[in-house]
Context: one part of a larger RNA
C1' cells in the first nucleotide's frame, strides 16, 4: 500500500476462525550408553625359519687315556756282553779262535698300518669300499675280557682330534611359539582418491620417531588466488666491459731519472753509448666463479584490476588411518674426476606407479595420457619388396656403396668434383702449343793456368732491332753446344691468380662370420631445397551402453536433465558396494519317479560368480531374511599322501 477484522439466527445462541489447557498419535533433533568398525599396547600377536642361551638327565658297548686278569707274534739274517782256550805283556791289560745269543737291530709272513697311483667307485658292493704299491712286524706292539675318567667336563706322544655314522662345547627333554631391526610366503569381485624415495633427531644408516606427501571424515563461516597485466620495492645472474676497482695480459713508438752486462774514450774519477729491467704518455691485441662504471630475460613481497573457484560451504581448523625414509633416467645450471652405465648439489618432466603407436630388439627418447564396444581422420613415423602407404613432381649434390644408423671419427692433408666472389690479361688476339728469331761492340773489366753470358769480385753501359739479359738454368778443364728470358708467324676465346662455401677422398689396426633391421639401392630405395598425396595408435571426432558426480524428483525407489573443465595407477586411504564357503535361528522348498560329488555341454552376469541340460553317482540338499566365523591359495628350497 492493499485486502480482510466474519457467516447463520428475531433473540437465547449456534457455527467457522483464533488462542490455551489434558490426553494421544506421528515426525524431527538429540546429550548419553549400546553394537558394529578402524588403529595402537602387553602377551607366540599375520605364518614359516636360525646359528644360539640356560637347566635337569642320558651316553666310555664307538673313540681317548689309564687299571687289573688273560692271549698273540712263520721263517730266515745279524752276531753285543759273558765264558772257554791259543798268543803276547813286568802287570794293568791287550788280542786270535771258538762258544753265546743281547738289541724300541735286518729281511719278512700272521697280525697291525695306511706312503703313492690324487688308479676304480663316486644314485657305490661300501654314508670312507676294491687293487696295485707302500710302513711295521719282540715292542712306545697287538689283541680279548673286567674296570674307572662325563659335557666349559673328560681324555688328548697336541690333529681343537676323541668322548655311539653327532664335536671350537655330545646326546634327549624341558624354558620354547627363544628372540630375529633380516629372507620367503600372505588366498574372492568391483567402485572413488591416491603417495614417497626429502627434512630433523636417533650407538642412526637393512630400523624407527616427528614433519612434508595421500585418504577419510568434523567444525567453521565468506572469502580464496594456481593464470594475465598495471603500480610501487627486492636481486647482481647471462651477456658486456675493465683509459671504472681487482688481478692477469701481446707487440710497437717516444721520453726521463736509477738498475745491470757490454762496448768505446781517459792514468784516474768519470763520461759517452748500444741492449735488458722499472717508470711514465701514445698506440695496439687479451682474460676472471672468488673483478664490476655496467647489466637482462627471470624469479619474488605488497596492492589493485580482469579471470578462476566459493553459502550445492572455498580458504581454515581439528581429527581417524596409512604408506614412505635404497630411488632412476633426460635436460638447464652447477662442484669433484684423466675418465666412465662414475661420484655429489639444484630446477622442471618423465619412469617409479604409465598402457598404445614410433625409435630393429629397447623403464624414463618422439607422438600421446588407455571406462567397454564399433565406425572414421590424424600425431610421431613413414610410403621398392619383407610390411599398410609413391619406384611421387621440380631442382641441384655425390661416385665414396659416402650414404640408407640417433652411426665415433680428429688435428693434419687433398689439380676429387660442384656452386659464389674478387684482382689481372684478352678479337689491337690472351693463355697452352707449333714454327722461326734469339744478334753485335765483347773472350765487358779484374781475377786466373784458363775465367769466354754461366768458380769468384766489381760494374751491369752502348749498337742494329720486331726482339734478344755485361745471361734465369743445363753444360765444359776452357771453349763448343742445348733451354729460357724477350720478338715475329701460325691458331682463335675465353685465360690466370687469390678467397670462400657444399658433398666427398686420405688419415682410418682387434680378436668365433659379416651385415645399413634384412633384401637390396647410384639422374637412389643416398644427400640438400621447394612442393603433392596416401599410410600410420586405444590421441581427435562420432554411434551405442556402463559407471561416477552434480541438479531435478520420490517416504526411499523409479525417472530425467547436464559432465569442454568425470573414468591410468604400485604403496595406501574409504562407516562404498557386491560374490563364494561352514554352521546356527525362523520362514518356506526340493530329493531313490535319483540328493551331493564328479564329466561333458547350453545359457546369464563388467565380475567374483549363478543357472540349465545329459552322463556318472546313490542319499542327501537347497531358498529367503537375520546370526556366528579357525571362511576364499599358485607360489612360501611350504606340510602330507598319491605318483
Nucleotide at each position: 500500500a492493499c485486502c480482510g477484522u466474519g457467516g447463520g439466527g428475531c433473540g437465547a445462541c449456534c457455527c467457522a476462525c483464533c488462542a490455551g489447557u489434558a490426553g494421544g498419535a506421528c515426525u524431527u533433533c538429540g546429550a548419553g550408553g549400546a553394537a558394529g568398525c578402524c588403529g595402537a599396547u602387553g602377551c607366540g600377536a599375520c605364518c614359516c625359519g636360525a646359528a644360539a642361551c640356560c637347566g635337569a638327565g642320558u651316553g666310555a658297548u664307538c673313540u681317548a687315556c689309564g687299571c687289573g686278569c688273560g692271549a698273540g707274534c712263520a721263517a730266515g739274517g745279524u752276531g753285543a756282553a759273558g765264558c772257554g782256550u791259543g798268543g803276547c805283556g813286568a802287570a794293568a791289560g791287550c788280542u786270535g779262535c771258538g762258544u753265546g745269543g743281547a738289541g724300541g737291530c735286518c729281511u719278512g709272513a700272521a697280525g697291525g698300518g695306511a706312503u703313492g697311483g690324487u688308479g676304480u667307485c663316486c644314485u657305490a658292493c661300501a654314508a670312507u669300499a676294491c687293487c696295485c704299491u707302500c710302513c711295521u712286524c719282540u715292542g712306545a706292539c697287538u689283541c680279548g675280557u673286567g674296570c674307572g675318567u662325563a659335557g666349559g667336563g673328560g681324555u688328548g706322544a697336541a690333529a681343537g682330534g676323541c668322548c655311539c655314522a653327532u664335536c671350537g662345547a655330545a646326546c634327549u627333554c624341558g624354558g620354547c611359539a627363544a628372540c630375529a631391526g633380516c629372507u620367503g610366503g600372505u588366498u574372492c569381485c568391483a567402485g572413488c582418491c591416491g603417495a614417497a624415495a626429502c627434512a630433523u633427531g636417533u650407538c642412526g644408516a637393512a630400523g624407527c620417531a616427528u614433519g612434508a606427501c595421500c585418504u577419510c571424515g568434523a567444525c567453521u563461516g565468506a572469502g580464496g588466488u594456481a593464470g594475465u597485466c598495471u603500480g610501487c620495492g627486492a636481486g647482481g645472474u647471462a651477456g658486456a666491459g675493465c683509459g671504472a676497482c681487482c688481478g692477469a695480459u701481446u707487440g710497437g713508438a717516444c721520453g726521463a731519472a736509477c738498475c745491470g752486462c757490454c762496448u768505446c774514450c781517459g792514468a784516474g774519477a768519470g763520461g759517452a753509448g748500444u741492449c735488458g729491467g722499472c717508470c711514465g704518455u701514445c698506440c695496439u691485441g687479451u682474460c676472471a666463479a672468488a673483478c664490476u662504471c655496467c647489466g637482462a630475460a627471470c624469479u619474488u613481497g605488497c596492492a589493485g584490476a580482469c579471470g578462476c573457484c566459493g553459502u550445492c560451504g572455498a580458504c581454515g581448523u581439528c581429527g581417524g588411518g596409512a604408506a614412505u625414509c635404497c630411488g632412476g633416467u633426460a635436460u638447464g645450471c652447477g662442484g669433484g674426476g684423466u675418465a666412465a652405465g662414475c661420484c655429489u648439489g639444484u630446477g622442471u618432466a618423465c619412469c617409479g606407479u604409465g598402457a598404445g603407436g614410433g625409435a630393429g630388439a629397447c623403464a624414463a627418447c618422439c607422438c600421446a595420457g588407455a571406462g567397454c564396444c564399433g565406425g572414421g581422420u590424424u600425431a610421431a613415423g613413414g610410403u621398392c619388396c619383407c610390411c599398410a602407404a609413391g619406384u611421387g613432381u621440380a631442382g641441384a649434390u655425390u661416385a665414396a656403396g659416402u650414404g640408407c644408423a640417433a652411426c665415433c671419427g680428429a688435428a693434419g692433408g687433398u689439380g676429387g668434383u660442384c656452386u659464389c666472389g674478387a684482382g689481372c690479361c684478352c678479337u689491337a688476339a690472351a693463355c697452352a702449343g707449333c714454327c722461326g728469331g734469339g744478334a753485335g761492340g765483347u773472350g765487358a773489366g779484374c781475377u786466373u793456368a784458363g775465367a769466354a753470358g754461366c768458380a769468384g769480385c766489381u760494374a751491369c753501359c752502348c749498337u742494329c732491332u720486331a726482339a734478344g739479359a755485361a745471361a734465369a738454368g743445363c753444360g765444359u778443364a776452357a771453349c763448343a753446344g742445348c733451354u729460357u728470358a724477350c720478338c715475329g708467324g701460325c691458331c682463335g676465346a675465353g685465360g690466370u691468380u687469390c678467397g670462400a662455401g657444399g658433398c666427398g677422398c686420405c688419415c682410418a689396426a682387434a680378436a668365433u662370420g659379416a651385415u645399413c633391421g634384412g633384401g637390396g639401392c647410384u639422374c637412389a630405395a643416398a644427400u640438400c631445397u621447394a612442393c603433392c598425396a596416401c599410410c600410420g595408435a586405444g590421441a581427435c571426432c562420432u554411434g551405442g551402453c556402463a559407471g561416477c558426480g552434480u541438479c531435478c524428483g520420490u517416504g526411499a525407489a523409479a525417472g530425467g536433465a547436464c559432465g569442454a573443465c568425470c573414468u591410468a595407477g604400485u604403496a595406501g586411504g574409504c562407516u562404498u558396494g557386491g560374490c563364494g564357503u561352514a554352521c546356527u535361528g525362523u520362514a518356506u522348498g526340493g530329493g531313490c519317479g535319483g540328493a551331493a560329488g564328479c564329466a561333458c555341454g547350453g545359457g546369464c552376469g563388467a565380475g567374483a560368480g549363478c543357472u540349465c541340460g545329459c552322463g556318472u553317482g546313490g542319499a542327501c540338499c537347497g531358498u529367503a531374511c537375520a546370526g556366528u566365523a579357525a571362511c576364499g591359495a599358485a607360489a612360501a628350497u611350504c606340510c602330507u599322501g598319491g605318483u
Record summary: Predicted 3D model of a 643-nucleotide part of an RNA (large-subunit ribosomal RNA, domain II) from Halobellus litoreus. Its mean pLDDT, the model's own confidence on a scale to 100, is 83. The RNAcentral record of the full RNA draws on ENA. Taxonomically the source falls in Halobellus (Archaea, Methanobacteriati, Methanobacteriota, Halobacteriales).